[in-house]
Molecule: transfer RNA
Organism: Candidatus Uhrbacteria bacterium CG_4_9_14_3_um_filter_36_7
RNA sequence: GGGCCUGUAGCUCAGAUGGUAGAGCGCUGCAUUCGCAUUGCAGAGGUCAGGAGUUCGAUUCUCCUCAGGUCCA
Numbered sequence: 001g002g003g004c005c006u007g008u009a010g011c012u013c014a015g016a017u018g019g020u021a022g023a024g025c026g027c028u029g030c031a032u033u034c035g036c037a038u039u040g041c042a043g044a045g046g047u048c049a050g051g052a053g054u055u056c057g058a059u060u061c062u063c064c065u066c067a068g069g070u071c072c073a
Stems, first nucleotide, its partner, number of pairs: 001072007010025004019056001027043005049065005
C1' cells in the first nucleotide's frame, strides 16, 4: 500500500425484507431477611464509531473518514 471482517447500554452480544432499538449480566429503588446472599417487582442508562448521499422514512442501502482484527505484498 491492497483485500476481507468488526464497531449498537458500563460489559458480552441480538436486531428477518428499510418503518421510531432489545436480551443477559451489571447499576438504582422497593418487597422478602435480625442482617447479607438468593428470589420477585419496578426503574435509570443509547448522537446505533463520525460525516455525506438515496428515500416519505436509514442500526439496516451507497460513498468517504476514523479505530480494532485478519490475510497478502